[in-house]
Context: one part of a larger RNA
RNA sequence: UUGGGCGUAAAGGGCACGUAGGCGGUGAAUCGGGUUGAAAGUAAAAGUCGCCAAAAACUGGUGGAAUGGUCUCGAAACCAAUUCACUUGAGUGAGACAGAGGAGAGUGGAAUUUCGUGUGUAGGGGUGAAAUCCGUAAAUAUACGAAGGAACGCCAAAAGCGAAGGCAGCUCUCUAGGUCCCUACAGACGCUGGAGUGCGAAAGCAUUGGGAGCGAACGGGAUUAGAUACCCCGAUAGUCAUGCCGUAAACGAUGAGUGGUCGCCCUUGGUCUACGUGGAUCAGUGGCCCAGCUAACGCGUGAAACACUUCGCCUGGGGAGUACUGUCGCAAGACCGAAACUC
Numbered sequence: 001u002u003g004g005g006c007g008u009a010a011a012g013g014g015c016a017c018g019u020a021g022g023c024g025g026u027g028a029a030u031c032g033g034g035u036u037g038a039a040a041g042u043a044a045a046a047g048u049c050g051c052c053a054a055a056a057a058c059u060g061g062u063g064g065a066a067u068g069g070u071c072u073c074g075a076a077a078c079c080a081a082u083u084c085a086c087u088u089g090a091g092u093g094a095g096a097c098a099g100a101g102g103a104g105a106g107u108g109g110a111a112u113u114u115c116g117u118g119u120g121u122a123g124g125g126g127u128g129a130a131a132u133c134c135g136u137a138a139a140u141a142u143a144c145g146a147a148g149g150a151a152c153g154c155c156a157a158a159a160g161c162g163a164a165g166g167c168a169g170c171u172c173u174c175u176a177g178g179u180c181c182c183u184a185c186a187g188a189c190g191c192u193g194g195a196g197u198g199c200g201a202a203a204g205c206a207u208u209g210g211g212a213g214c215g216a217a218c219g220g221g222a223u224u225a226g227a228u229a230c231c232c233c234g235a236u237a238g239u240c241a242u243g244c245c246g247u248a249a250a251c252g253a254u255g256a257g258u259g260g261u262c263g264c265c266c267u268u269g270g271u272c273u274a275c276g277u278g279g280a281u282c283a284g285u286g287g288c289c290c291a292g293c294u295a296a297c298g299c300g301u302g303a304a305a306c307a308c309u310u311c312g313c314c315u316g317g318g319g320a321g322u323a324c325u326g327u328c329g330c331a332a333g334a335c336c337g338a339a340a341c342u343c
Stems, first nucleotide, its partner, number of pairs: 004314003007297002012311001014199004021192003025086006033079002035075004040070001042068001048064006089189001091185002095180003101175007108152001113147007123134002160167002204244003208241002213239002218234004255310005263288003267284007292299002316343003326335003
């Protein structure tokens, strides 16, 4: 490279937008670049293939084939191009609808902690049991008040929204997307997407801020043969804000898009219909299952079935996601990514 693959065996990029490229609806007309038919001529000889010679070989004779490019005359289905049209794909608008979608600002109550004041007196706390710890300098408990930070109980759900990461007290402002529905507009404007750009949990980093609770590290107390742990008492970084970082079992371990494909049950948001509690139809979220697929497990109209388009990726284990170069980063490191050797 070919062939074969990527849920779990190696393999789907964390996710999107999007340039080049690839692929792409329907009906006409034109064109004749690709395509295709016929003819001509060319492709020295040798070679190659067939036949012939006494002829296995060499040799000799003779006939053909091969692909290419050139030229001439046609064909017009398909691909391309140009023009005209269409409405089913994609989109815009009107009318409804649902939602923890995003950003900013404001605000609320419960609780923890700390502080102040009062009441009150000897314990409290913690555990399997204890101890460290707090407490007569008045704790714990209880009442009132104040401060401050972080998170939002019930509702709450297999629920909803978002491209993914993710998103939950309440209100306002700004803003994005989606679904349904009938009609109007417009007329292929589409799909994918190497580069590129943006978003991207937690941890970590930087700068000052903030710091209630929790809490790596750390210090004690226990347990234990030991206990660098599990349990307890404390407690720093962190957790919050801003800017970096750009990674995760970033998982559905399943790329995106399109088409059609036996049924049953629940559920969310619409529309239509019935008003005997249902039925029909779109768009989602789930549970079973026929065919089919699969090594099996299982998947099964939300496919891992049947097909097509396009991108990414895989090619025995280890060495190794290491070394080196380069790019990015404050750093940590990230991205790209071998070989020797060995089994």